[in-house]
Context: one part of a larger RNA
RNA sequence: GAUGAAUGCUGGCGGCGUGCCUAAUACAUGCAAGUCGAGCGGUAACAUGAGCUUCACCGUUCUCUUGUCACACCUGCCAAUUGGAGGUGAAUGAUACGAGAGAACAGUGAAGCUUGAUGACGAGCGGCGGACGGCUGAGUAACGCGUGGGAACACACCCCAAAAUGAGGGAUAAGCUCUCGAAAGAGAGUCUAAUACCGCAUGUGAUCUUCGGAUUAAAGGAUUUUAUCCGUUUUGGGAGUGGCCUGCGUACGAUUAGAUAGUUGGUGAGGUAAUGGCUCACCAAGUCGACGAUCGUUAGAUGGUUUGAGAGGAUGAUCAUCCAGACUGGGACUGAGACACGGCCCAGACUCCUACGGGAGGCAGCAGUAGGGAAUCUUUCACAAUGGACGAAAGUCUGAUGGAGCAACGCCGCGUGCAGGACGAAGGCCUUCGGGUCGUAAACUGCUUUUAUAAGCGAGAAAUAUGAUGGUAACUUAUGAAUAAGGAUCGGCUAACUACGUGCCAGCAGCCGCGGUCAUACGUAGGAUCCGAGCAUUAUCC
Numbered sequence: 001g002a003u004g005a006a007u008g009c010u011g012g013c014g015g016c017g018u019g020c021c022u023a024a025u026a027c028a029u030g031c032a033a034g035u036c037g038a039g040c041g042g043u044a045a046c047a048u049g050a051g052c053u054u055c056a057c058c059g060u061u062c063u064c065u066u067g068u069c070a071c072a073c074c075u076g077c078c079a080a081u082u083g084g085a086g087g088u089g090a091a092u093g094a095u096a097c098g099a100g101a102g103a104a105c106a107g108u109g110a111a112g113c114u115u116g117a118u119g120a121c122g123a124g125c126g127g128c129g130g131a132c133g134g135c136u137g138a139g140u141a142a143c144g145c146g147u148g149g150g151a152a153c154a155c156a157c158c159c160c161a162a163a164a165u166g167a168g169g170g171a172u173a174a175g176c177u178c179u180c181g182a183a184a185g186a187g188a189g190u191c192u193a194a195u196a197c198c199g200c201a202u203g204u205g206a207u208c209u210u211c212g213g214a215u216u217a218a219a220g221g222a223u224u225u226u227a228u229c230c231g232u233u234u235u236g237g238g239a240g241u242g243g244c245c246u247g248c249g250u251a252c253g254a255u256u257a258g259a260u261a262g263u264u265g266g267u268g269a270g271g272u273a274a275u276g277g278c279u280c281a282c283c284a285a286g287u288c289g290a291c292g293a294u295c296g297u298u299a300g301a302u303g304g305u306u307u308g309a310g311a312g313g314a315u316g317a318u319c320a321u322c323c324a325g326a327c328u329g330g331g332a333c334u335g336a337g338a339c340a341c342g343g344c345c346c347a348g349a350c351u352c353c354u355a356c357g358g359g360a361g362g363c364a365g366c367a368g369u370a371g372g373g374a375a376u377c378u379u380u381c382a383c384a385a386u387g388g389a390c391g392a393a394a395g396u397c398u399g400a401u402g403g404a405g406c407a408a409c410g411c412c413g414c415g416u417g418c419a420g421g422a423c424g425a426a427g428g429c430c431u432u433c434g435g436g437u438c439g440u441a442a443a444c445u446g447c448u449u450u451u452a453u454a455a456g457c458g459a460g461a462a463a464u465a466u467g468a469u470g471g472u473a474a475c476u477u478a479u480g481a482a483u484a485a486g487g488a489u490c491g492g493c494u495a496a497c498u499a500c501g502u503g504c505c506a507g508c509a510g511c512c513g514c515g516g517u518c519a520u521a522c523g524u525a526g527g528a529u530c531c532g533a534g535c536a537u538u539a540u541c542c
Base pairs, nucleotide, nucleotide: 001541002540003539005538006537007536008535009534012414013413014412015411016410017409018407019406020372025370026369027368029367030366031365034128035127036126039125040124042121043120046119047118048117049115050114051113052112053111054110055109056108057107059105060104061103062102063101064100065099066098067097068096069093070092071089072088073087074086075085077084078083135325136324137323144250145249146248147247148246149245150244153242154241155240158238159237160236161235162234163233164232165231166200168198169197175190176189177188178187179186180185205216206215207214208213220230221229222228223227251297252296253295258288259287260286263285264284265283266282267281268280269279270278300322301321302320303319304315305314306313307312327348328347329346330345331344350361351360352359353358378404380403381402382401386400387398388397389396390395417447418446419445420444427438428437429436430435452479453478454477455476456475461469486531487530488529489528490527491512492511493510497526498525499524500523501522507514508513
């Protein structure tokens, strides 16, 4: 000087970074990879439409009942006139007005049922993606990595070019009906579709070839419906990505000296996208090694980081590239690509469920828990941006990512006031008792407002729409020195000294060393020095 640090004391703010170095220990819980209905059969849920049924309300028409009124008569009441009021009757009604009941039709609303008809869509078939992104460093001393070459290779999506896209077929899932099982799940029968599957045709091409020939494709979908778009098939090229080979470089140990039988080479075959003992049959006996083979120990590699004038040393957190791993060991399947972190199978250890017959699981994803440890964070917000998967698109998904939270863990910046103020207050400490010092320090006077608090206003990140962050940053105004200083050291190295206490005790200490009655070295106080939101100590490297 440096650190992914820790510990002690202290602690105002902001920006940008960083944050399990130990147990690749075990994991509760939630989320981290889905998407496409414009491939398909469909319809579990939601919504809309249509139909049917029931109920409620309102309107129109018709029928029935009843009242008022018109009519006649009576009256002991009021008035004294023909009236009013009450009662009775009726064969009647210009149907004038009111009420109730029933029927039909139309409208509105509610409930139920049906209907894939529409928007959409659980589960299913199918396509693409789950081989990227994210995490970790156990293994690996190796063509693993770095760098420079090479030939015998492959490639989904993307781009360019050429050609084609004709005519057919049989199934199956979902569904329905059953069965078994505690569950996980499994089975039988029957029905159906496709851009799922399979023949046939064609052959620009491609592959093989004895140059005669042989083999080899395809799938449709959408719409403003007859022309476009998205696809499909074959071939050639490109881009980029990946596999393979190789020169050189790449830790320590000789108290590791010999190692090796598919071992080394050849021929032939198999296998692979491809070369090759990669594998096999046969033949030969080679091959590596003091220029360190083999064996053992340690370790992911690099760009870089750190130190140093450099040479060199140490290191490999974050970021970037490559490699390896995904509970441990093994294996293949699918696929353009895996021998596959959140796929499958087998074995093992561990955990959980069980009806004891049998099943389920894998945080070295993001948070979080326990444990270990000197020690390392929130079970947060959002897909607004960037990027990714799918989709024609709208969009959906995205713990990648963008943000916020916690931690002085680091770096950087700012502040905790400024000016004046004395033959120098009080108080502390020292004193030769005169004084000295803390000290212009304080008080006091004037000023300022970074910061703080409150209020207002308010971006950019977003393109024409869309902002999690966040009413954030910035700006304006008001208040008021107001909210904000400690840590270590003072014998020499090494900047900074006195008093008291202690008395080889208590203690200090990086080294030399200090302390046994005048200790600048222990403890306390005053003072001083250094650094300062930090300061010391410890650990490690140069």
Description: A computed fold for a 542-nucleotide part of an RNA from an uncultured bacterium, annotated as small-subunit ribosomal RNA, 5' domain. Rfam family: Bacterial small subunit ribosomal RNA. Rfam links the family to the GO terms structural constituent of ribosome and ribosome. The full RNA is in RNAcentral, with records from ENA.